Notes
A computed fold for a 74-nucleotide RNA from Methylobacterium platani, annotated as Fluoride riboswitch aptamer (crcB RNA motif). It matches the Rfam family "Fluoride riboswitch aptamer (crcB RNA motif)". Gene Ontology terms of the family: response to fluoride and positive regulation of gene expression.

RNA sequence: CACCGUCACGGCAAUGGAUUUCUGCCGGGCCAUCGUGGCCGAACCGCCCUCGGGCUGAUGAUUCCUACCUUUUG
Numbered sequence: 001c002a003c004c005g006u007c008a009c010g011g012c013a014a015u016g017g018a019u020u021u022c023u024g025c026c027g028g029g030c031c032a033u034c035g036u037g038g039c040c041g042a043a044c045c046g047c048c049c050u051c052g053g054g055c056u057g058a059u060g061a062u063u064c065c066u067a068c069c070u071u072u073u074g
Base pairs, nucleotide, nucleotide: 009027010026011025012024013023016065017064018063020061022060028040029039030038031037032036046055047054048053
């Protein structure tokens, strides 16, 4: 100096919010700067189809709230 792995931290996992000693994935670059800020990149953006259309789910998963739908009771 380069590469790989791990830990910490940050981000993401097809519709809202919260939760967790949980799971998986990504984590690089440039500019300015006293602190920090800005721009770009990665993970991510469901399935079927005769391409006209059709289908499931508020979770990656746990628990709860809210919205929507169905059924029953008052």